[in-house]
Context: one part of a larger RNA
RNA sequence: GGAUGAACGCUGGCGGCGUGCCUAAUACAUGCAAGUCGAACGCAUUACUUCGGUAGUGAGUGGCGAACGGGUGAGUAACACGUAGGUAACUUACCUCUAAGACGAGGAUAACGACUGGAAACGGUCGCUAAAACUGGAUAGGAUCAUUUGAGGCAUCUCGAAUGAUUUAAAGGGGCUUUCAAGCCACACUUAGAGAAAGGCCUGCGGCGCAUUAGCUAGUUGGUGGGGUAGAGGCCUACCAAGGCGAUGAUGCGUAGCCGGACUGAGGGGUCGAACGGCCACAUUGGGACUGAGACACGGCCCAAACUCCUACGGGAGGCAGCAGUAGGGAAUUUUCGGCAAUGGGGGAAACCCUGACCGAGCAACGCCGCGUGAAUGAAGACGUAUUUCGGUAUGUAAAGUUCUUUUAUUAAGGAAGAAUGUCACGGAUAGGAAAUGAUCUGUGAGUGACGGUACUUAAUGAAUAAGCCCCGGCUAACUAUGUGCCAGCAGCCGCGGUAAUACAUAGGGGGCAAGCGUUAUCC
Numbered sequence: 001g002g003a004u005g006a007a008c009g010c011u012g013g014c015g016g017c018g019u020g021c022c023u024a025a026u027a028c029a030u031g032c033a034a035g036u037c038g039a040a041c042g043c044a045u046u047a048c049u050u051c052g053g054u055a056g057u058g059a060g061u062g063g064c065g066a067a068c069g070g071g072u073g074a075g076u077a078a079c080a081c082g083u084a085g086g087u088a089a090c091u092u093a094c095c096u097c098u099a100a101g102a103c104g105a106g107g108a109u110a111a112c113g114a115c116u117g118g119a120a121a122c123g124g125u126c127g128c129u130a131a132a133a134c135u136g137g138a139u140a141g142g143a144u145c146a147u148u149u150g151a152g153g154c155a156u157c158u159c160g161a162a163u164g165a166u167u168u169a170a171a172g173g174g175g176c177u178u179u180c181a182a183g184c185c186a187c188a189c190u191u192a193g194a195g196a197a198a199g200g201c202c203u204g205c206g207g208c209g210c211a212u213u214a215g216c217u218a219g220u221u222g223g224u225g226g227g228g229u230a231g232a233g234g235c236c237u238a239c240c241a242a243g244g245c246g247a248u249g250a251u252g253c254g255u256a257g258c259c260g261g262a263c264u265g266a267g268g269g270g271u272c273g274a275a276c277g278g279c280c281a282c283a284u285u286g287g288g289a290c291u292g293a294g295a296c297a298c299g300g301c302c303c304a305a306a307c308u309c310c311u312a313c314g315g316g317a318g319g320c321a322g323c324a325g326u327a328g329g330g331a332a333u334u335u336u337c338g339g340c341a342a343u344g345g346g347g348g349a350a351a352c353c354c355u356g357a358c359c360g361a362g363c364a365a366c367g368c369c370g371c372g373u374g375a376a377u378g379a380a381g382a383c384g385u386a387u388u389u390c391g392g393u394a395u396g397u398a399a400a401g402u403u404c405u406u407u408u409a410u411u412a413a414g415g416a417a418g419a420a421u422g423u424c425a426c427g428g429a430u431a432g433g434a435a436a437u438g439a440u441c442u443g444u445g446a447g448u449g450a451c452g453g454u455a456c457u458u459a460a461u462g463a464a465u466a467a468g469c470c471c472c473g474g475c476u477a478a479c480u481a482u483g484u485g486c487c488a489g490c491a492g493c494c495g496c497g498g499u500a501a502u503a504c505a506u507a508g509g510g511g512g513c514a515a516g517c518g519u520u521a522u523c524c
Base pairs, nucleotide, nucleotide: 001524002523003522004521006520007519008518009517010516013371014370015369016368017367018366019364020363021329026327027326028325030324031323032322035064036063037062040061041060043058044057045056046055047054048053071282072281073280081206082205083204084203085202086201087200090199091198092197095195096194097193098192099191100190101189103137105135106134112127113126114125115124116123117122141168142167143166144165145164146163147162148161149160150159151158152157172187174185175184176183177182208254209253210252215245216244217243220242221241222240223239224238225237226236227235257279258278259277260276261272262271263270264269284305285304286303287302288301307318308317309316310315335361337360338359339358343357344355345354346353347352374404375403376402377401384395385394386393387392409461410460411459412458413457414456418451423446424445425444426443427442428441429440430439468513469512470511471510472509473494474493475492479508480507481506482505483504489496490495
């Protein structure tokens, strides 16, 4: 000199864009943060009714989602991360494409009703009922095994074809037309193959300190059989062998999330990992599995522990490292705000619902950037102040005065873009079809904004509303007077102060930066 998620002191006009618990991964009052579907299903119930129905609501069964999004960095020195590869050792719900199919039966159960236990949380017994819930059967493809056979490779092998055996699928509801036979449409369902995207596992290399840590290791290292997994593997198990790692630093201890990057430096390098993006890990502490395509699951379950709360003492409830907010800790870090209008996500055929993701507003000079606090003229060089050799000199064109301007401010008026390829209504065209709905494309119209009457524009008013902080001995730009008298004090280093202090304090003057200026801390 540069930098900061900064803090402290003095000061403080505005705007834009960012940033804001670095400490106690401490404890949490309250509200919200994950629901949705009646076009899967039965039941109960409300309003209207032309008594035919129409439109809803509630709990429950069922489906999808809740494994994303959001937070934090405790742990972790590790295939955790980065990079480059491998998987001939693997998985994948939703989405896209291709092919084929959706036949035919059955038994339950919640809700509900009756009785009943409990303070509550929550139950128990009996009875009734539906489904795209559940269970058999058929058929097909697939899978596994055996035999035959073809092609290929990278050692184990991989990819095909044929035959046989075993095993193994499905579900409908809605709309439209109708000559009442049925047909069509999109959605949902099943199987197989491929894709897209996502993940699991393995490997080479790379990135901290201490040797005042030198030996470490029994599932340890390898093999065989078996088990387990989506899958290779001591991953697990039985047996067998005695191996494996280590001064190229094993093991131990300490520290630490890693990276893209950020800061600094001419560079080599050094330091850091806030915000934004990728990956990992965690969700009061420890352990465990269930469901599921996916979790060993922040707002799921079970067990144990600590803590808090309720209790009729028998037993129960809870988990902000989500957004706000509270207490505590601390030098220190914000509103218990608005909206789903946009972007994105979940559900739904859709309308739509949900969304503290997100978009916005609020607070804070915390940072960066921009603007302003006026401009021109003006010598009687005014008054005042300071100083003086008492003549003067400085403040100083500075002020006043004169002539202007109006950024900003205040008031008034107008007033956005972000919003239309999305939604709804009515048309048209295209392919197919007997037709109709539907699909795709397209036209016209309507409606949709939290921010916000905000940004912005115009007009009016009037220099009107707006300057401080640090320093002045040398380093280092900037000097005099008075007070003090090794006192009071200053100080980054050298050092000032003991009666003429440019170094302390005050004043005048000056220098620097400026809505900031200094100090402290940390890094280069």
This is a predicted structure of a 524-nucleotide part of an RNA (small-subunit ribosomal RNA, 5' domain) from an uncultured bacterium.
The prediction has a mean pLDDT of 83.
The full RNA is in RNAcentral, with records from Greengenes.
Rfam family: Bacterial small subunit ribosomal RNA. Gene Ontology terms of the family: structural constituent of ribosome and ribosome.